A computed fold for a 341-nucleotide RNA from a mouse gut metagenome, annotated as Bacterial RNase P class A. The model forms 95% of the base pairs in the Rfam consensus. Model confidence (mean pLDDT): 76 of 100. The sequence is in RNAcentral, with records from MGnify. Its Rfam family is "Bacterial RNase P class A". Its family is annotated with tRNA processing, dimeric ribonuclease P complex and ribonuclease P activity in the Gene Ontology.

RNA sequence: GUAGGGUGGAUAAUCGCAGCUGCAAGUGCCGAAAGGCCGCAGAUGAGGAAAGUCCGGGCUUCACAGGGCAGGAUGCCGGUUAACGGCCGGUGGAGGCGACUCCAAGGAAAGUGCAACAGAAAUAUACCGCUAUAUGAGUAUAGUAAGGGUGGAAGGGCAGUUUAAGAGACUACCGCUUGGCUGGUAACAGCCAGGGCAUAUGUAAACCCCAUCCGAAGCAAGACCGAACCAAAGCAUUGACGUGGCCCGCCAGCUUUAGGUAGGUUGCUGGAUCUGAUUGGCAACAGUCAGGCUAGAUAGAUGAUUAUCCACGACAUAACCCGGCUUACAGCCCUGCUUCU
Numbered sequence: 001g002u003a004g005g006g007u008g009g010a011u012a013a014u015c016g017c018a019g020c021u022g023c024a025a026g027u028g029c030c031g032a033a034a035g036g037c038c039g040c041a042g043a044u045g046a047g048g049a050a051a052g053u054c055c056g057g058g059c060u061u062c063a064c065a066g067g068g069c070a071g072g073a074u075g076c077c078g079g080u081u082a083a084c085g086g087c088c089g090g091u092g093g094a095g096g097c098g099a100c101u102c103c104a105a106g107g108a109a110a111g112u113g114c115a116a117c118a119g120a121a122a123u124a125u126a127c128c129g130c131u132a133u134a135u136g137a138g139u140a141u142a143g144u145a146a147g148g149g150u151g152g153a154a155g156g157g158c159a160g161u162u163u164a165a166g167a168g169a170c171u172a173c174c175g176c177u178u179g180g181c182u183g184g185u186a187a188c189a190g191c192c193a194g195g196g197c198a199u200a201u202g203u204a205a206a207c208c209c210c211a212u213c214c215g216a217a218g219c220a221a222g223a224c225c226g227a228a229c230c231a232a233a234g235c236a237u238u239g240a241c242g243u244g245g246c247c248c249g250c251c252a253g254c255u256u257u258a259g260g261u262a263g264g265u266u267g268c269u270g271g272a273u274c275u276g277a278u279u280g281g282c283a284a285c286a287g288u289c290a291g292g293c294u295a296g297a298u299a300g301a302u303g304a305u306u307a308u309c310c311a312c313g314a315c316a317u318a319a320c321c322c323g324g325c326u327u328a329c330a331g332c333c334c335u336g337c338u339u340c341u
Stems, first nucleotide, its partner, number of pairs: 001337007009309007017045002020042004026038001028037003047315001051326002054324005059218004071214005076090005091105001092103004106209002111207002113203003127148002129144006156174002159171003175197001176195008222266004231257005238252002241249002273292008310313001
């Protein structure tokens, strides 16, 4: 210098918080109920990014015959995976002496748009120059992209032949392109032969074209229990009123039902899981065996104090889960490789 990995103050004591396990358990407390709470002991309790919420999947509810439009994403090849826009290995291109790094890497001969300034001209042309003709000359007409000048970009490059001067007009090499052969799963690479090259400046993270993929919303998803109020039904057996009495009506009461608000429970953490060994593979990754259980709240827990030590401690605090990406990060440690001395 380059690539990768690890760690993310330590030890002890006390107090406090969160859920869990074990023991204990009062006809205990709160509540209408559902359900919750109370004692003692024990062990456990944030991250490498818990972050941004950018991409993918699980799970859940809704939608869904099939196809299309619109919209979005992706874009070399092969592999990997639950899946991906991720990862691994390669191809091609760019940078570096090198280790190594970077690339959104289909199509500009379907169409449209844009390209400031400069420049004669930006895809079509002649400013200077060169050449021919006319002319006494100035100059005019014609040819010409070899040279000059402008520009990020000027009509494939370069050398020669031809020519009035020139020009793929012609020739060799390079480039481009077409066909074939060989190697490779493929991207592609190498070789051979042909085409004078017309289309042919750049830009597609400009519109667009082509190919592939994508239903929507998210744990405040959703599931279960469920007051009060409102509604409906029932009452031979309750009460008041119409009524002195009965039927009946009506009001209340009681019972039941529906809905599912407040509230409660659940979803919730044992999983595409972690650690170690081993097998296959260059690797990503996959398999086998053994062992482990490692927060789960719902106003939301990790904190405080003391002592000792050191290198004096960065970025930052879970909220359904998982795989990635991106961004932030004090200090320390380890490994491979490269260059110079």